[in-house]
RNA sequence: AGAGUGGGUCGGGCAGUCGCCGGUCGAUUUGUCGGCUGGAGGAAAGUCCGAGCAGGAAAGGGUACGGUGGUGGCUAACGACCACCCGGGGCGACCCGCGGGAUAGUGCCGCAGAAAAUACACAGCCGAUGGCCCGAAAGGGAUCAGGCAAUGGUGAAAUGGUGCGGUAAGAGCGCACCGCGACAUCGGUGACGGUGUCGGCAGGGUAAACCCCACCGCCUGCAAGACCAAGAAGCUGUUGCUCGGCCCGGGCGAUAACAGCGGGUAGGUUGCUUCCCGAAAGGGAGAGCCGAUCGGUAACGAUCGGUCAAGUUAAAUGACUGCCGCCGACUAACGUCGGGGACAAAACUCGGCUUACAGACACACUCUUUUC
RNA sequence: CGUCCCGUCGUCUAGCGGCCAAGACCUCUGCCUUACAAGCAGGUGACCGCAGGUUCGAGUCCUGCCGGGACGA
Numbered sequence: 001a002g003a004g005u006g007g008g009u010c011g012g013g014c015a016g017u018c019g020c021c022g023g024u025c026g027a028u029u030u031g032u033c034g035g036c037u038g039g040a041g042g043a044a045a046g047u048c049c050g051a052g053c054a055g056g057a058a059a060g061g062g063u064a065c066g067g068u069g070g071u072g073g074c075u076a077a078c079g080a081c082c083a084c085c086c087g088g089g090g091c092g093a094c095c096c097g098c099g100g101g102a103u104a105g106u107g108c109c110g111c112a113g114a115a116a117a118u119a120c121a122c123a124g125c126c127g128a129u130g131g132c133c134c135g136a137a138a139g140g141g142a143u144c145a146g147g148c149a150a151u152g153g154u155g156a157a158a159u160g161g162u163g164c165g166g167u168a169a170g171a172g173c174g175c176a177c178c179g180c181g182a183c184a185u186c187g188g189u190g191a192c193g194g195u196g197u198c199g200g201c202a203g204g205g206u207a208a209a210c211c212c213c214a215c216c217g218c219c220u221g222c223a224a225g226a227c228c229a230a231g232a233a234g235c236u237g238u239u240g241c242u243c244g245g246c247c248c249g250g251g252c253g254a255u256a257a258c259a260g261c262g263g264g265u266a267g268g269u270u271g272c273u274u275c276c277c278g279a280a281a282g283g284g285a286g287a288g289c290c291g292a293u294c295g296g297u298a299a300c301g302a303u304c305g306g307u308c309a310a311g312u313u314a315a316a317u318g319a320c321u322g323c324c325g326c327c328g329a330c331u332a333a334c335g336u337c338g339g340g341g342a343c344a345a346a347a348c349u350c351g352g353c354u355u356a357c358a359g360a361c362a363c364a365c366u367c368u369u370u371u372c
Numbered sequence: 373c374g375u376c377c378c379g380u381c382g383u384c385u386a387g388c389g390g391c392c393a394a395g396a397c398c399u400c401u402g403c404c405u406u407a408c409a410a411g412c413a414g415g416u417g418a419c420c421g422c423a424g425g426u427u428c429g430a431g432u433c434c435u436g437c438c439g440g441g442a443c444g445a
Base pairs, nucleotide, nucleotide: 001368002367003366004365005364006363008361009360010359012324013323014322015321016320017319018318020039021038022037023036024035025034026033027032041343045354046353048352049351050350051349052348053221054220055219056218060248061247062246063245065217066216067215068214069213070084071083072082073081085099086097087096088095089094100212101211105210106209107206108205109204122152123151124148125147126146129145130144132141133140134139160178161177162176163175164174165173179201180199181198182197183196184195185194186193187192225270226269227268228267234261235260236259237258238257239256240252241251242250274285275284276283277282286308288307289306290305291304292303293302294301295300326339327338328337329336330335373444374443375442376441377440378439379438382397383396384395385394390428399415400414401413402412403411421437422436423435424434425433
């Protein structure tokens, strides 16, 4: 210099003018007006996981059903995150993996092919042995019995691979190495790895097929739920209803409970913006946020300090101007002219994941080439 | 805001993981008719919403997105 890998931060700044939503103080002719102050995001999104919170019965047991799936950690919890192992990819930094079990059982493996799962024998090779033919014999021939699975062909996959020996031809038949399995031993918390001995091989794939094993899981969701106001018309059915698939257990129930049809309302407050105590000052609590120190490889944890006022309901957080910054063109330079932002936008709250995103910034690392 | 469901020729539907994804309507061509309709024969038309994965093999199974719809005071 070129090409890349990984995680991270930001996603304009300042000033002025005019507006919008909330809080608070003051004024008020109760209509509002003025001062001060707070006012979107890294994803607020998708709603894919996990919780808090609320209700269902004080929400209990079993089964069904669903989810997760290497090991060890971390956490309020998780399918997230961290570290490691194994397998695959890349020269490498690094990346990817729903990564338990296929001798518990069942199912499936189209076409092709001889054969697709207690293997088989199409082409082919052999025919040592027994029989047949030729021959006086030695020997030769065909291949009837039979032997073989090395070679060919099919397929995604054909009962370990390569080489040597061996044989009639062959074959783990024997041997060496590799692979596989069992045992022992060493290292590691463990997944697993190293070494040694033994075994000729243990009998295909598929569980994102049913299933088995281990662990986890009640259901519904802030349109949950609580309260106020307004309005309304009752009728019918059942004896059971309630955790909603089923069973057990518990609870409630005839002035009742549940279901169906019909009628009325379409408003407000709260939950709600950290929570609790207090008149206030202030104090306490918290998976909250920020920073520092310490422990840990890391995720993360502990301590200390600071901070915690968006809270709407068709839904506010915006627009314009100037300067700086950014980008493009011209210029030797000063400078001049032009440009305008990406994805998107709270709606009970957190922890993650996934997806969208113009650009800017710095860091760590890898490979190639050149120079010193 | 939440819960759930669905995407296959232009339209409506089929489609046990297996050989060029099937049918009807529409459309096009030819025949028939003086002509039109009906009828008969034939053809075109889909990478199964997108991407990745499992598998020998995916429209079908799994995961993540995209688009559409229904319901809940």

Model confidence (mean pLDDT): 76 of 100. This is a predicted complex of two RNAs, RNase P RNA and transfer RNA, with 445 nucleotides together. It holds a member of the Rfam family "Bacterial RNase P class A".